Transfer RNA from a Bdellovibrionia bacterium, 74 nucleotides, folded computationally.
Its mean pLDDT, the model's own confidence on a scale to 100, is 82.
Lineage of the source: Bacteria > Pseudomonadati > Bdellovibrionota > Bdellovibrionia.
It matches the Rfam family "tRNA". Gene Ontology term of the family: triplet codon-amino acid adaptor activity. Rfam's curators write: Transfer RNA (tRNA) molecules are approximately 80 nucleotides in length.
The sequence was found in a public genome assembly.
[in-house]
């Protein structure tokens, strides 16, 4: 220094031929259920999709620059 890949909830991740309410699980509140817990069951709160910018009527999706973690070549 070149290449490739990931970064979306507290964690692990889905979603990336652009379509408008942003999701699972899990963890966490809260309630039933238990003698009391666990587990099961139901409701609930958490996100400005790593950061600018720029295409578009629309961007988590596409372009670009940055930061950042990983694998690879030099």
């Nucleotide at each position: 220094g070149c290449g490739c890949g990931g970064g979306u909830a507290g964690c692990u991740c889905a979603g990336c031929u652009g379509g408008a309410u942003a999701g699972a699980g899990u963890a966490c509140u809260u309630g039933g259920c238990u003698a009391c817990g666990a587990a099961c069951c139901a409701a609930g709160g958490g996100g400005u999709c790593g950061g600018g910018a720029g295409u578009u009527c629309g961007a988590a999706u596409c372009u670009u620059c940055c930061c950042u973690c990983g694998c690879g070549c030099g």